Transfer RNA from a Candidatus Sumerlaeota bacterium, 75 nucleotides, folded computationally. Its Rfam family is "tRNA". Lineage of the source: Bacteria > Bacteria candidate phyla > Candidatus Sumerlaeota.
RNA sequence: GCUGGUGUAGCUCAAUGGUAGAGCAGCCGCCUUGUAAGCGGCUGGUUAUGGGUUCGAUUCCCUUCACCAGCUCCA
Numbered sequence: 001g002c003u004g005g006u007g008u009a010g011c012u013c014a015a016u017g018g019u020a021g022a023g024c025a026g027c028c029g030c031c032u033u034g035u036a037a038g039c040g041g042c043u044g045g046u047u048a049u050g051g052g053u054u055c056g057a058u059u060c061c062c063u064u065c066a067c068c069a070g071c072u073c074c075a
Base pairs, nucleotide, nucleotide: 001071002070003069004068005067006066007065010024011023012022013021018055026042027041028040029039030038048064050062051061052060
């Protein structure tokens, strides 16, 4: 340099055109002599950036950035 993949909550991941969700973590409560575990509830989002298509984009297209893998060139 080329090709492909990934980027969504603090972490791990769903949602693949039609209200952005789950588990864990955090907070509150219940339970317990107490802690852990368990149960209930609550909070938490610039869907990497910037554009485009569409009535409508996490989803489709393009650009840029970061990471991963492969290939190629030079030394």